Small-subunit ribosomal RNA from an uncultured bacterium, 1458 nucleotides, folded computationally.
The prediction has a mean pLDDT of 83.
RNAcentral holds the sequence, with entries from ENA and SILVA.
Its Rfam family is "Bacterial small subunit ribosomal RNA".

[in-house]
């Protein structure tokens, strides 16, 4: 993701039908209405008609009287209860209604009303006179009712006896009868039992009969036929009261509750049973199957959901209950303790003349308030129903209807057909086109709906009459596509995608997450998808969730086995026989209201809706049946369990005794010391008062080396010298006994390491805390020197541990192998078999995997304990325990989207193994110190353009910054542009002169008239104009291509197929050798292959051949060029596995890769570069483009990198003298000669180069001389003067020459770099760039030419295997705690406030009940009634003490988040 709602909110809205509509304040209510009716019960008054008037007839009104008002309607506060649902019951009442029996006679006195008087504001009340009745009161009658007494009958129950039928009849002994079966008696607590029938007795209820007492009535109307009533009974129906089994919420952080309480007797009371009430008696009653307390809640039919089992709910409709402002109480009545009645108290509101009064919308409307939120102060009694009435009829906010609300369900419509290779607009675009889209326009058609007009049933039951709704439904006609579409979404879950805007902003978000300049996720647009008069959002319920698991989960490591055992309740329980029928199964009967649900029909046009019928309704009660299983009863059995006998092993436990080694201390002797001790090294410490060491003796306490082990014992904790005593458990064998006696075990009990606590001992060693010494940044530690509690013993507490096998106990079953402890059987032995323990490896099987695997985590059964995301929290509060420490039990607020398990690939490790590398070591020479050069940072500046930053930036881009370069700065200019394409106009182009100016540029003059051509024009070039555009070293290397650095020339990186794994993934690629190498060999669930390695390529070294000028005097030779050969562990020997290979040797120019180069796997570092080039996007466009002059890139307290030159005698200087290679040269290299101290000038030969030149000479070297250890004849910086060269131009800012000057520096701290042989070191030569040169740089070339490597412990880097991991941005990782700050919820807290419930006491209204009553009233004269006084009970109120709950609280405690 689905379904539901009495809903609300946002956007939107055409119609109809049927439903629904204060979920919150049981808050307060203005106004109107919601219960009256009867004149055929009664008197009176009034009105109308008639009459002269009375009478009469009709109507109305208040009152007496009757019935109703206890129904109907509302609400859900209370209630956890016989309140409700369901089942059964006995001790009851019942107006009106139905059936039935009998009666209805004759009297009396009042009273309301009316009238008069009076009180009061009012509400209302008092007094007097008078009057009726179906009002009230006697009397008569009594088949009848009620009560009392007696008799009879019948039913039920109990007891006893008899008869019949059925079932069963233990063990043992004794006696008698006896063939046996069996029977009787005794012993003994016990020597059977069920049903039916009959008889007898007793009790109770009922019925009948007889006797006694007591007890009724009302009339009215009439067409005179009767009708309606009344009284007393009997029966019925419907209604109600009472009792009862069972059922349905949370909480044990509520464990004990109860005194009318439980029962009895008696009395009272009630319609009726009953502690319902009272007195007395007894001491009971309820509770772990949850009493009592607290919280929450009206219950049910049913509703929603779900496959179901369940879960949640209890609006509308229906049944029951409860309530009527908050409490209490009774009266009347058939019925109430009464919503629209009464009395009282309280709170509130209103009226008042202040004396006193009135009121109760949780009835219908409506108002205020509360709230996210819920309607009209409508019409009508026409229908259905209710009350009254003989009836007509009256009343009815019940009800029937209408109104409001898309609140819900259902139905209809907003048009239908045709219409383009497809309009416009809009959007996208690769600019072709695509989408919207047959959609529109346009043509044709229809009219549900809409507007207007006309007609028109039914609801009426009942002949006539009667319609609120009704402008109804429905029918006909006219008009015209006309009046009618939105909403949410489009990254995934999830159907639907692009553009622009924005730029971690604005915002989205159900989850994970999206947004930091290319956002399908934000906003808008186009398009699309879903649903549709609605669509979304929010809230809430079920579902998915097997995520509380009965159906249907788990507990070795993810949350979860109590530390262990014993045992109570409970649960479960071996084989077999009989019986019973509680469970179980089955048949039937009653009930299970209606509505609802399901099925089949029917009626509204359909549907929703409604009606009819049927089914279902899993429950419950009763009557039958079955007997397998479970349970009960009575028996039997031995396989479980226990007992017995005989053996066995053992650190099992407790107590007492005892032993040696070691240690400390003490004594004595020997004997000496800057000694001992201790450590990585030291120091504190001990020692000349004699230590340490050594010898002997003594003493003290604690622990028991070797044996010793995967071993043994124990329930666990735990248990170890030896001996003795006491004692628990286990195993084996025998198969003798008992006969299910068993398993588990909530509560409960016992044991329970270490540490700790109390009292008293003990204390050798060790040793928390503590002191001292070290280490260290610090060191409250690790190390050292001391040393207190403690460790030990006795007694008593504590009750927890990673108390672990992280694995509860019991029983049964399921292949094997190999050790080991204790028994047994067989065997001469070897050994085999068997029982009980204890280990390892493995099969089947299990497991997420790891792993487990007869000692299960396998297959099953039984019982117990425990778990339900992480944190908060092994916490708070409460309670229990404890001397305390603390333990046990055990939450919530809040917060996160994870936390966790196992395994995988990597990476990492101050993990391991193996192995490499100038990595270290061994050496040689440097850097770091000085001066200078150069690059960088920093600073400065108008600018000091930009990039590069560990290794992998820093003599790097830059193989050449005076201008140019140049990108920077200042100033001067310019705007289709310095450059490209197109268009228009004009002009050849081009060359040259002048003026201004720093130049760019601007202005002017002169020269010049080209090429092709069909003669129209065209091509190239120049100028002007126009706009498309040019241009950008502007940004993004984190949008890119390309190129490059680095790990690293390290030996690795992968694939196909197969195999293993649930999977990630592994294997191959590991292992044993070997190599420079994943090089090769062998083995192996692998077999092959690819990119890398190696080789193929180039250079050098040896030889041969060919060719040859410019070398050489020359064939030769050398050289140059080209092509071949040569080296392969090929040969010999050793080692190894006989392999791969390796070591040594021979030969050879070269030997094990001959040396050097080129060559750089998969990838890593978002490494570098948008300024080399290319390029997406963004930005600038009279400027961020372009041109020019000058300046800057060259600055200078400083820091760093890379170099050069030195500090000197292995040297400096002077003189002489020898030997290269590789390059370059025509805008060039430049010879000879001459001039100049020199740089250089002049000169011009030669050379497009094996010919000539750079370049006479290479330098170091060698020979000779000099200097003699010094700031020097070292060193050359710096500075002065004068020159030379390049170049438009050497001031900023070139190189170089000569003379003069002569700085620092005397070998360089910490640290650090390069190099393994033609190498390092030293020496010079050339080239690129280039006018020149800041080159001491770079790249090449040759000359001279070493030292060292025992090795892999260590530093750095790397490879392979393995191991651990909480890392994966991968150790520059992750992450813990305090402190500081902010916010949040929460505990404690002196107290404060509020609440409900209970208890004691005080006071006590109304009222029932009771008592008294002389006086008042009444009266039938009574023992009456009213009234008065009073008692009990009691609402409310007051007061007291204590408990509980909630809120709050200065301060304070921890927790969480940032």
């Nucleotide at each position: 993701a689905g379904g539901g709602u009495g809903a609300a909110c946002g956007c939107u809205a055409g119609c109809g039908g049927c439903g629904u509509g204060c979920c919150u304040a049981a808050u307060a209510c203005a106004u109107g209405c919601a219960a009256g009716u009867c004149g055929u019960g009664c008197g009176a008054u009034c009105c109308u008609a008639u009459u002269a008037a009375u009478c009469u007839a009709g109507g109305a009104u208040a009152g007496c009287g009757g019935c109703g008002a206890a129904c109907g309607g509302g609400u859900g506060a209370g209630u956890a209860a016989c309140a409700c649902g369901u089942u059964g019951g006995a001790a009851c009442c019942u107006a009106c209604c139905c059936c039935u029996u009998a009666g209805u006679g004759a009297g009396g006195g009042a009273u309301a009303g009316c009238c008069c008087c009076g009180a009061g504001a009012a509400a209302u009340c008092g007094g007097g006179a008078u009057u009726a009745g179906u009002a009230c009161c006697g009397c008569a009658u009594a088949u009848g009712g009620u009560c009392c007494c007696g008799c009879a009958c019948c039913u039920u129950u109990u007891u006893a006896a008899a008869u019949u039928c059925g079932a069963a009849u233990a063990a043992u002994c004794a006696u008698c009868a006896c063939g046996u079966a069996u029977g009787a008696u005794g012993u003994g607590c016990a020597a059977u039992u069920g049903a039916a029938u009959u008889u007898a007795a007793a009790a109770a209820a009922g019925u009948g009969c007889g006797g006694g007492a007591u007890u009724a009535a009302a009339g009215c109307c009439u067409u005179c036929g009767g009708g309606c009533g009344c009284u007393a009974g009997g029966g019925g129906a419907g209604g109600g009261g009472c009792c009862u089994g069972c059922g349905g919420c949370c909480u044990a952080u509520c464990a004990g509750c109860u005194u009318g309480u439980u029962g009895g007797u008696a009395a009272g009371g009630u319609a009726a049973c009953g502690g319902c009430u009272u007195a007395c008696c007894a001491a009971g009653g309820c509770u772990a199957u949850g009493a009592c307390g607290g919280g929450u809640a009206g219950c049910u039919g049913g509703u929603c959901u779900g496959a179901g089992a369940g879960g949640a709910c209890g609006a509308u409709c229906a049944g029951c209950c409860a309530c009527a402002a908050g409490g209490g109480a009774a009266c009347u009545g058939a019925g109430a303790c009464a919503c629209g009645g009464u009395c009282c108290c309280u709170a509130c509101u209103c009226c008042u003349a202040c004396g006193g009064g009135a009121g109760g919308c949780a009835g219908c409307a409506g108002u205020a308030a509360g709230g996210a939120a819920u309607a009209u102060u409508c019409c009508g009694c026409a229908a259905u129903g209710a009350c009254c009435g003989c009836a007509a009829g009256g009343u009815u906010g019940a009800c029937g209807g209408a109104g409001c609300a898309a609140c819900g369900c259902c139905g209809c419509g907003u048009g239908c057909g045709g219409g383009a290779u497809g309009a416009c607009a809009c959007c996208c675009g690769a600019a072709a086109g695509g989408g919207c889209g047959u959609a529109a326009a346009c043509c044709g058609c229809u009219u549900u709906u809409c507007u207007g007009a006309g007609g028109g049933a039914g609801c009426a039951a009942g002949u006539c009459u009667u319609g609120a709704g009704u402008u109804a439904a429905c029918c006909u006609c006219a008009g015209g596509a006309a009046u009618a579409a939105g909403u949410a979404u489009c990254g995934g879950c999830u159907a639907a995608c692009u553009a622009c805007g924005u730029g971690c902003c604005a915002g989205c978000a159900g989850c994970a997450g999206c947004g930091g300049u290319a956002a399908u996720a934000c906003g808008u647009a186009g398009g699309a998808u879903g649903c549709a008069a609605g669509c979304g959002u929010u809230a809430u319920c079920c579902g998915g969730a097997a995520u509380c698991a009965u159906u249907g989960g788990g507990c070795g490591u993810a949350a979860a086995g109590c530390g262990u055992c014993c045992g109570u309740a409970g649960g479960c329980g071996g084989c077999u026989u009989u019986u019973u029928a509680a469970g179980u199964c089955u048949g039937g009967u009653g009930u299970a209201a209606a509505a609802g649900u399901u099925u089949g029909g029917a009626g509204c046009c359909u549907a929703a809706c409604u009606c009819c019928a049927a089914a279902a309704g899993c429950g419950u009660a009763c009557c039958g049946g079955a007997a397998a299983c479970u349970g009960g009863a009575a028996g039997g059995c031995u396989a479980g369990a226990g007992a017995u006998a005989u053996g066995c092993a053992g650190g099992g436990g407790c107590u007492a005794g005892u032993g040696g080694a070691a240690u400390g201390c003490g004594a004595u002797g020997u004997g000496u010391a800057g000694g001992g001790g201790g450590u990585a090294a030291a120091a504190u410490c001990c020692g000349u008062u004699g230590a340490u060491a050594u010898a002997u003796c003594g003493u003290a306490g604690a622990a028991c080396a070797c044996c010793a082990a995967a071993a043994g014992c124990g329930a666990a904790g735990g248990c170890a010298g030896c001996u003795a005593g006491c004692u628990g458990g286990g195993c084996a064998u025998a198969u003798u006994c008992u006969g299910a006696c068993g398993c588990u075990g909530a509560g409960g009990g016992a044991c329970g390491a270490a540490a700790g606590c109390g009292u008293g001992g003990g204390u050798a060693g060790c040793g928390a805390g503590c002191g001292g010494g070290a280490u260290u940044a610090g060191a409250u530690a690790c190390c050292c020197c001391g040393g207190u509690a403690g460790u030990c013993c006795a007694c008593g507490c504590c009750g927890u541990a990673a108390a672990c096998g992280a694995u509860g106990g019991a029983u049964a079953c399921u292949c094997g192998g190999u050790g080991u402890g204790g028994g047994g059987u067989c065997g001469u032995a070897a050994g085999a078999c068997u029982c009980c323990g204890u280990g390892c490896c493995u099969a089947a099987g299990g497991u997420a995997a790891c792993c487990c695997g007869u000692u299960a985590a396998g297959u099953a059964u039984c019982c117990c304990g425990c778990c339900u995301g992480g944190g908060g929290a092994c916490u708070a509060c409460g309670a229990g325990c404890g001397c305390a420490a603390g333990c046990u039990u055990a939450a919530a607020a809040c917060u996160c989207a994870a936390a966790g398990a196992a395994a995988u690939a990597g990476a990492c490790g101050g993990g391991g193994g193996c192995u490499c590398g100038c990595a270290c070591a061994a050496g040689c020479g440097g850097u770091g110190g000085a001066g200078c050069a150069u690059g960088u940072g920093g600073u400065u500046u108008a600018a000091u353009u930009c990039g590069a930053c560990a290794a992998u930036a820093a003599g790097c881009g830059g193989a050449g910054a005076a201008c140019c370069u140049u990108a920077c700065c200042u100033g001067g200019g310019u705007u289709u542009g310095a450059c490209a394409u197109c268009c228009u106009u004009g002009g050849a182009a081009u060359c040259u002169c002048c003026a201004u100016g720093a130049a760019a540029a601007u202005g002017g003059g002169g020269a010049g008239u080209g090429c092709c051509g069909c003669a129209a024009g065209g091509a190239a070039c120049c100028a002007a104009g126009u706009g498309a555009c040019a241009g950008g070293u502007g940004c993004u290397g984190c949008a890119u291509g390309g190129u490059u650095g680095u790990c690293g020339u390290c030996a690795g990186c992968u694939c196909g197929u197969g195999c293993c794994u649930u999977g990630a993934g592994g294997u191959g690629u590991c292992c044993g050798g070997u190599u420079a190498a994943g090089u090769c060999c062998g083995c192996a669930a692998a077999c092959g292959a690819g990119c890398g390695c190696a080789a193929c390529c180039c250079u050098u070294g040896c030889c041969c051949g060919u060719a040859u000028u410019u070398g050489u005097a020359u064939u030769u030779c050398u050289a140059u060029a080209c092509g071949g050969g040569g080296a392969c562990u090929g040969c010999c020997g050793g080692c190894u596995a006989u392999a791969a290979g390796u070591c040594g040797g021979a030969g050879g120019a070269a030997g094990g890769c001959a040396a050097g180069g080129a060559u750089g796997a998969c990838g890593u570092c978002a490494a570098a570069u948008c300024a080399g080039c290319a390029u997406g996007g963004c930005c600038c466009u009279u400027a961020u483009g372009c041109c020019c002059a000058g300046g800057g890139c060259g600055a200078c307290a400083c820091a760093c990198g890379u170099g050069c030159u030195a500090c000197a005698a292995u040297g400096g200087c002077c003189a002489g003298u020898a030997c290269a290679a590789a390059g370059g040269g025509u805008a060039g290299c430049c010879a000879a000669g001459c001039c100049g101290u020199a740089a250089g000038g002049u000169g011009g030969a030669g050379c497009c180069a094996a010919u000539c030149c750079c370049a006479u000479c290479a330098a170091a070297g060698c020979u000779g001389g000099u200097c003699u250890c010094a700031g020097u004849u070292c060193g050359g910086a710096u500075u002065g003067a004068g020159g030379u060269c390049u170049g438009c131009a050497a001031c900023u800012c070139g190189a170089u020459c000569u003379c003069a000057u002569g700085a620092a520096g005397u070998u360089g701290g910490a640290a650090u770099c390069g190099c393994u042989a033609g190498u390092a070191a030293c020496c010079g030569u050339g080239a690129a760039u280039c006018a020149g040169c800041c080159a001491c740089g770079u790249c090449a070339c040759g000359g001279u030419g070493a030292a060292u490597a025992u090795g892999u412990u260590c530093c750095c880097g790397a490879g392979c295997c393995u191991u651990g991991u909480a890392c994966u941005c991968a150790c520059c990782g992750c992450c813990c705690g305090u402190c500081a700050c902010a916010c949040u919820a929460u505990g404690a807290a002196a107290g404060g406030c509020a609440g409900g419930a209970g208890c004691g006491c005080c006071c006590a209204a109304a009222g029932u009940c009771g008592g008294c009553u002389u006086a008042g009233c009444u009266a039938u004269a009574u023992u009456g009634g009213c009234g008065g006084c009073u008692g009990c009970c009691u609402a409310a109120g007051g007061u007291g003490a204590a408990a509980c709950u909630g809120c709050u609280g200065a301060u304070u405690g921890g927790a969480g988040u940032g």